A computed fold for a 269-nucleotide part of an RNA from a Candidatus Methylomirabilota bacterium, annotated as large-subunit ribosomal RNA, domain VI. Its Rfam family is "Bacterial large subunit ribosomal RNA". Its mean pLDDT, the model's own confidence on a scale to 100, is 88.

[in-house]
Context: one part of a larger RNA
RNA sequence: CGCAGGAGAUUUGAGGAGAGCUUUCCCUAGUACGAGAGGACCGGGAAGGACGGACCUCUGGUGUACCGGUUGUUCCGCCAGGAGCAUCGCCGGGUAGCCAAGUCUGGAUGCGAUAAGCGCUGAAAGCAUCUAAGCGCGAAGCCAACUCCAAGAUUAGAUCUCCCGUCCCUUUAAUUAGGGAGUAAGGUUCCCGGUAGACUACCGGGUUGAUAGGCCGCAGGUGUAAGCGCAGCAAUGUGUUCAGCUGAGCGGUACUAAUAAACCGAGGA
Numbered sequence: 001c002g003c004a005g006g007a008g009a010u011u012u013g014a015g016g017a018g019a020g021c022u023u024u025c026c027c028u029a030g031u032a033c034g035a036g037a038g039g040a041c042c043g044g045g046a047a048g049g050a051c052g053g054a055c056c057u058c059u060g061g062u063g064u065a066c067c068g069g070u071u072g073u074u075c076c077g078c079c080a081g082g083a084g085c086a087u088c089g090c091c092g093g094g095u096a097g098c099c100a101a102g103u104c105u106g107g108a109u110g111c112g113a114u115a116a117g118c119g120c121u122g123a124a125a126g127c128a129u130c131u132a133a134g135c136g137c138g139a140a141g142c143c144a145a146c147u148c149c150a151a152g153a154u155u156a157g158a159u160c161u162c163c164c165g166u167c168c169c170u171u172u173a174a175u176u177a178g179g180g181a182g183u184a185a186g187g188u189u190c191c192c193g194g195u196a197g198a199c200u201a202c203c204g205g206g207u208u209g210a211u212a213g214g215c216c217g218c219a220g221g222u223g224u225a226a227g228c229g230c231a232g233c234a235a236u237g238u239g240u241u242c243a244g245c246u247g248a249g250c251g252g253u254a255c256u257a258a259u260a261a262a263c264c265g266a267g268g269a
């Protein structure tokens, strides 16, 4: 820009893409077959492998804004307690998120049409012949089915709901045609954000508000803070104390910030 008014939702599916794998074992059955050795078709069931998708409850990884331990050094006047630097200094753990080695899950199915192949009926060619007319069966393949995208599918689809017919100018025989203005439903800018994300887009929220931060509570993590008391010459231990601290998690609460405002947007050939 189009989809012959303008919007907000919900959809149909022309068409396209993806997936499509496979092993072992058990039963049938030591049956059919075979002198024996061996050993099935058909049908049913159970475990896997690789590959794909989703997820984070579990097992773990990461987790440089969480907690603890610890070395050297500088500084906070000293002690105590801390801070900076040294690969996050090193080490032990670890929430959310992300992730796999973890968890769940997929490759099902079809009275569709077929290939090779196997047939029925059957002439040409008194026979024969699956083929010439006609009719069947028959694949991991094709089509459908499964998952995803999808009306720019210009053949531009469908359904539901909302908004209405204002004013001005030019033009015409005529609100006939064209242009413009302010609006409606609605949308955007702007702002707070994230299940989204390079930007954009998308999604949630904007005081009639829990959108983010703060605060409060909880979960989870770390592992028993500082100060003081007691014991010990001291290192240290111990009580207060399952303490203290705590990023992203869950819930609550208008304390802070989403204020205020502007713009766009139909008149139906």
Stems, first nucleotide, its partner, number of pairs: 001152001005163007015149004021049007033038001051106005059100004066093005071086006109144002112142001117137004164268001166181005186264004190206005211257003214253005220246003227240005